[in-house]
RNA sequence: CCUGCAUAAAGCCGAACCGCCCGCGAGGGCGGGGCGGAAAGCCAAGGGUCUUCCUGGGGGAAGACAGCCUCGCUGCCCGG
Numbered sequence: 001c002c003u004g005c006a007u008a009a010a011g012c013c014g015a016a017c018c019g020c021c022c023g024c025g026a027g028g029g030c031g032g033g034g035c036g037g038a039a040a041g042c043c044a045a046g047g048g049u050c051u052u053c054c055u056g057g058g059g060g061a062a063g064a065c066a067g068c069c070u071c072g073c074u075g076c077c078c079g080g
Stems, first nucleotide, its partner, number of pairs: 002080003012037002017032006035067001041073002045070003048065007
């Protein structure tokens, strides 16, 4: 530097659900709890899904989700 995640080892993260708080909402924060993860670390650029508002309709605007995918950035243990 590349690469693998093994009938490994040591660690890491933390689904659903519950409690409290924030938000119109999608959802977010903290705590409990572990479904799972080899980037389930970061990132909203491109898609996608979801929410709110406007519109008679076509549509438009503003948001959320990184554990939906692609791209980008960064990283650990051990093995080869």
This is a predicted structure of an 80-nucleotide RNA (c-di-GMP-I riboswitch aptamer) from a Syntrophaceae bacterium. Rfam family: c-di-GMP-I riboswitch aptamer. Rfam links the family to the GO term cyclic-di-GMP binding. The prediction has a mean pLDDT of 81. The source organism's lineage runs through Bacteria, Pseudomonadati, Thermodesulfobacteriota, Syntrophia and Syntrophaceae.